Predicted 3D model of a 501-nucleotide part of an RNA (large-subunit ribosomal RNA, domain I) from Colwellia marinimaniae. Lineage of the source: Bacteria > Pseudomonadati > Alteromonadales > Colwelliaceae > Colwellia.

Context: one part of a larger RNA
RNA sequence: CGUAUGUGGUGGAUGCCUUGGCAGUUAGAGGCGAUGAAGGACGUGUUAAUCUGCGAAAAGCUCAGGUAAGGUGAUAACAACCGUAAUAGCCUGAGAUGUCCGAAUGGGGAAACCCACUUAGCAUAAGCUAGGUAUCGUUAACUGAAUACAUAGGUUAACGAGGCAAACCGGGAGAACUGAAACAUCUAAGUACCCCGAGGAAAAGAAAUCAACCGAGAUUUCGUUAGUAGCGGCGAGCGAACGCGAAUCAGCCCUUAAGCUUAUUGGGCGCUAGUGGAAUCUACUGGAAAGUAGAACGAUACAGGGUGAUAGUCCCGUACACAAAAGCAACCUUUAAGUGAAAUCGAGUAGGACGGAGCACGUGAAACUUUGUCUGAAUAUGGGGGGACCAUCCUCCAAGGCUAAAUACUACUAACUGACCGAUAGUGAACCAGUACCGUGAGGGAAAGGCGAAAAGAACCCCUGUGAGGGGAGUGAAAUAGAACCUGAAACCGCAUACGU
Numbered sequence: 001c002g003u004a005u006g007u008g009g010u011g012g013a014u015g016c017c018u019u020g021g022c023a024g025u026u027a028g029a030g031g032c033g034a035u036g037a038a039g040g041a042c043g044u045g046u047u048a049a050u051c052u053g054c055g056a057a058a059a060g061c062u063c064a065g066g067u068a069a070g071g072u073g074a075u076a077a078c079a080a081c082c083g084u085a086a087u088a089g090c091c092u093g094a095g096a097u098g099u100c101c102g103a104a105u106g107g108g109g110a111a112a113c114c115c116a117c118u119u120a121g122c123a124u125a126a127g128c129u130a131g132g133u134a135u136c137g138u139u140a141a142c143u144g145a146a147u148a149c150a151u152a153g154g155u156u157a158a159c160g161a162g163g164c165a166a167a168c169c170g171g172g173a174g175a176a177c178u179g180a181a182a183c184a185u186c187u188a189a190g191u192a193c194c195c196c197g198a199g200g201a202a203a204a205g206a207a208a209u210c211a212a213c214c215g216a217g218a219u220u221u222c223g224u225u226a227g228u229a230g231c232g233g234c235g236a237g238c239g240a241a242c243g244c245g246a247a248u249c250a251g252c253c254c255u256u257a258a259g260c261u262u263a264u265u266g267g268g269c270g271c272u273a274g275u276g277g278a279a280u281c282u283a284c285u286g287g288a289a290a291g292u293a294g295a296a297c298g299a300u301a302c303a304g305g306g307u308g309a310u311a312g313u314c315c316c317g318u319a320c321a322c323a324a325a326a327g328c329a330a331c332c333u334u335u336a337a338g339u340g341a342a343a344u345c346g347a348g349u350a351g352g353a354c355g356g357a358g359c360a361c362g363u364g365a366a367a368c369u370u371u372g373u374c375u376g377a378a379u380a381u382g383g384g385g386g387g388a389c390c391a392u393c394c395u396c397c398a399a400g401g402c403u404a405a406a407u408a409c410u411a412c413u414a415a416c417u418g419a420c421c422g423a424u425a426g427u428g429a430a431c432c433a434g435u436a437c438c439g440u441g442a443g444g445g446a447a448a449g450g451c452g453a454a455a456a457g458a459a460c461c462c463c464u465g466u467g468a469g470g471g472g473a474g475u476g477a478a479a480u481a482g483a484a485c486c487u488g489a490a491a492c493c494g495c496a497u498a499c500g501u
Stems, first nucleotide, its partner, number of pairs: 001500009015486001016450002020421002022418007029410002031164002039101003042055003049075003061095007070082003106115003116133007135161009168199001169197004179186001183233001209216002220247005230238002251402003254346001259339005266332002270328003274322003280295005296313002298302001304316003351375008361387001382397005437444002457485001460472004
């Protein structure tokens, strides 16, 4: 030095675990905000820090209800206190307080800061306390130019709005990569992105609709029709409808009514705290019994979790049965008040020309819908449609409006489920994570779980730098479970032994 075996170190794989995730189901809820939101800054404790809670009345105050023998939130103790039969504490409901920033709204501003005016009250030395003072819109009143009447403008008052929020919805505006094996019509796609607006859903909606000589009878959604008919550099691709079967069904008004809104009386069912809730012992092994053995019991409860190993009968629960002073929600019911658009059956409309767009339909034989420009009817003895157009026939009545359900979504709440993950997985985040850190900034973005049943977390002694670390002692079932803590693989590094050189 090598090989082998053993024994250690290092390292953190593997196994087991789960506080966290992921995907759903069934219900609920579907908004919050000038009565100041979402989100923050700064404070607040017998408290130095961080988290949580709260707001100068500051881990809290008041009232009502429930529960209650234990409490003073967590890291996290010590000390000092509160309370034990109902003013401790905890939970629910209602109320009070609620600094500063933030739509932020008195003015300003480099967010959490600076500086005002005004009304009332109190002090009078400065001052203090409580209100008000943004903008826009609507309505009303008062004023009021050029300019006589007026109007514009101005002032004041009342009411409303503003901002935030995950997706879903309607509207406006609207790409490119890509595909066509290049590319220009076309496609991607009316997608992404942006803007406006609304609701718990939105939109649509009671035929100037379809159909086909038979008839149907608002809208929406699903299945089918059907990858059909068609459209298409007839390329790539795009792609219906009628009809049928289902879900759900609801009709009305402008013609004074259908209705709608608010408040209110009573009612029961719910939601926001809770209450009761069955039944087991012994022996053995063991550190520990829930294990094994024996003998019992409950079950409208053998869902689940915990307890020193695997518990129906130990604990929390579970089945089941009950409960609300207060607030909330829908429903039924009593009563009252308010509201009730448009204007009078729809005219610069229908239709036409040119240019576009939407319809599955790319201008095509291209109907239909829509409209930027220019035009422009009839008035039920009328008008629209039936895919150029004409006739016949059939069918409907535009140019006013409202309308639940079936449908879409899930930031949020509750319960439950998983041939979903189990710490390089599952969310980026199981842990004080959108943190540390990086970047001028937009933005990017980690790593990091496990002692033990219980801290019983190693008193005391020794070595040492009053170290680090270790050796005894002690605890424990175990300390090769000692906090760098379950298990503890491999690479890698020692030591011991054997053999070889």
Model confidence (mean pLDDT): 86 of 100.